[in-house]
Predicted 3D model of a 151-nucleotide RNA (FMN riboswitch aptamer (RFN element)) from Ensifer adhaerens.
NCBI's taxonomy places the organism under Bacteria, Pseudomonadati, Alphaproteobacteria, Rhizobiaceae, Ensifer.
The coordinates come from a structure-prediction model, not an experiment, and the mean pLDDT is 76.
Its Rfam family is "FMN riboswitch aptamer (RFN element)". Its family is annotated with FMN binding in the Gene Ontology.
RNA sequence: GCCUGUUCUCAGGGCGGGGUGAAAGUCCCCACCGGCGGUAAGGGCUUCGGCUCAAGCCCGCGAGCACUUCCAGUCUUUGUGGGCUGGAAGGAUAGCAGAUCCGGUGCAAUUCCGGAGCCGACGGUCACAGUCCGGAUGAAAGAGAAUGAUC
Numbered sequence: 001g002c003c004u005g006u007u008c009u010c011a012g013g014g015c016g017g018g019g020u021g022a023a024a025g026u027c028c029c030c031a032c033c034g035g036c037g038g039u040a041a042g043g044g045c046u047u048c049g050g051c052u053c054a055a056g057c058c059c060g061c062g063a064g065c066a067c068u069u070c071c072a073g074u075c076u077u078u079g080u081g082g083g084c085u086g087g088a089a090g091g092a093u094a095g096c097a098g099a100u101c102c103g104g105u106g107c108a109a110u111u112c113c114g115g116a117g118c119c120g121a122c123g124g125u126c127a128c129a130g131u132c133c134g135g136a137u138g139a140a141a142g143a144g145a146a147u148g149a150u151c
Base pairs, nucleotide, nucleotide: 001151004148005147006146007145008144009143010142016030017029018028019027031131032130033120034119035061036060037059038058042053043052044051045050056118057117064096065095067090068089069088070087071086072085073084074083075082076081100116101115102114103113104112122134123133124132
């Protein structure tokens, strides 16, 4: 240095102002936010070898819900069975599952520069939530460290 085992640590941001109303951080106007890996012509640093930062909407991944199976409780039916609530497991060939164009430069840009747009799980709530509360002191894409083995 390569490949690989184990353990540990870390791993999400955002409603400020106004309007309507009995009531809104949920509606309307303005505002604000952008997980992880990849890609990169831009920025920064440089001992000129390189290092580093850079996409919400390009390619993938993750959590959530749904789904499937199982367990418990409960309701219901003459009964097989069915409903509801909670928990556990699964993860395909994949359902919700998302959203970008125009102009400029250039060999090359959905990434740079300029402009205008668009998107955002589930449950809760005096009224509909990306921003409040909750599952969640959870889980996790992944990042880092320690240590061991092989070559």